[in-house]
RNA sequence: AAGGCAGCCUAGAUAACCGCUCCCGGCCAAUUCCGGCUUGGGGGAGGAACUUCCGGACUCCACAGGGCAGUACGCCGUUCGAAAGGGCGGGCUGGCGGGGACCAAUCCCCGUCAGACGGAAAGUGCAACAGAAAAAACACCGCCCGCAAGGGUAAGGGUGAAAUGGUGCGGUAAGAGCGCACCGCGCGUUUAGCAAUAAAUGCGGCAAGGCAAACCCCGUACGGAGCAAGGCCAAACCGGUCCACACGCGGCCCGCGUUCGCGACCCAGUAGGCCGCUUAGAGUAAUGGUUAUCACAGCCCGCAAGGGCUGACAGAAUCCGGGGUAUGGGCUGCCCUUUUU
Numbered sequence: 001a002a003g004g005c006a007g008c009c010u011a012g013a014u015a016a017c018c019g020c021u022c023c024c025g026g027c028c029a030a031u032u033c034c035g036g037c038u039u040g041g042g043g044g045a046g047g048a049a050c051u052u053c054c055g056g057a058c059u060c061c062a063c064a065g066g067g068c069a070g071u072a073c074g075c076c077g078u079u080c081g082a083a084a085g086g087g088c089g090g091g092c093u094g095g096c097g098g099g100g101a102c103c104a105a106u107c108c109c110c111g112u113c114a115g116a117c118g119g120a121a122a123g124u125g126c127a128a129c130a131g132a133a134a135a136a137a138c139a140c141c142g143c144c145c146g147c148a149a150g151g152g153u154a155a156g157g158g159u160g161a162a163a164u165g166g167u168g169c170g171g172u173a174a175g176a177g178c179g180c181a182c183c184g185c186g187c188g189u190u191u192a193g194c195a196a197u198a199a200a201u202g203c204g205g206c207a208a209g210g211c212a213a214a215c216c217c218c219g220u221a222c223g224g225a226g227c228a229a230g231g232c233c234a235a236a237c238c239g240g241u242c243c244a245c246a247c248g249c250g251g252c253c254c255g256c257g258u259u260c261g262c263g264a265c266c267c268a269g270u271a272g273g274c275c276g277c278u279u280a281g282a283g284u285a286a287u288g289g290u291u292a293u294c295a296c297a298g299c300c301c302g303c304a305a306g307g308g309c310u311g312a313c314a315g316a317a318u319c320c321g322g323g324g325u326a327u328g329g330g331c332u333g334c335c336c337u338u339u340u341u
Base pairs, nucleotide, nucleotide: 001337003335004334005333006332007331008330009329010328012294013293014292015291016290017289018288020044021043022042023041024040025038026037027036028035046313050324051323053322054321055320056319057318058226059225060224061223070222071221072220073219074218075090076089077088078087079086080085091117092115093114094113095112096111097110098109099108100107101106118217119216123215124214125211126210140157141156142153143152144151145150165183166182167181168180169179170178184206185204186203187202188201189200190199191198192197230275231274232273233272239266240265241264242263243261246258247257248256249255296311297310298309299308300307301306
């Protein structure tokens, strides 16, 4: 100097002028409702306001008990938190780099990165292309037996992301855990550890290839909808009750029915308004623009002094806590590479 990782800070400043919105005050107009003006005072976006992926507050609905279905999550310990979700430490697996043991398979150590990291010996399903075959192998080439037909062989070749333990010795017609040794694997026991798990040891010839961000199984948790939630007030129209008048039931009283009314009251809850709603708090939704000076960054011009242009991502809509994503500038620490001393 370049790169990577982790953490933190910041998101231009000042002044003038022209505007926007909300609250308070003042003035005017007017009351049936809606108001208008203002040289007064004050408030006016973000670290992510983005996404709407989680959790909660709040609100309404549902709710005896049980089950099915559905969704989410899934190594261990500890810690912060209301939860969701984080922090720290540890284990296991895998990739890369380095070192070591070894004939090899494989194993061990160090560093670093990643992991939806319960179950593939309950069941079902899937595996493109290639390949003979994608699972409890229909043997393509090869090898062996055989005159041939055919049979044996998973040791070798070839295909593939993946091919039914590895190396060696024995064995065999050729082969094969067929037998043995070591390694791997599985199960049991013991020991260590809070645990995940690890080590040692015994047994087993190997049975249980891969995929569960395929269905599924196991465990845990979970009612639904969302501020267009929801609450209050409430025209007009419809409807109901009462009242008054009139008419009908032959007359009168009662009763019943019908019609009508600038009549009274009620139901309902639409239009509309208010609340929910906030020291930003709208309801087409404000938070803006111009100029000057200074500061920072980038680009361009110039030999230079200096000059010019540009200003990241993005913008509240009930509120709060997280996850994810976008982005200008600065600082700190660590890692690694190269160069110089």
About this RNA:
A computed fold for a 341-nucleotide RNA, annotated as Bacterial RNase P class A. The prediction has a mean pLDDT of 75. It was read from a public genome assembly, where an Rfam model found it. Rfam family: Bacterial RNase P class A. Rfam's curators write: Ribonuclease P (RNase P) is a ubiquitous endoribonuclease, found in archaea, bacteria and eukarya as well as chloroplasts and mitochondria. By type it is a ribozyme.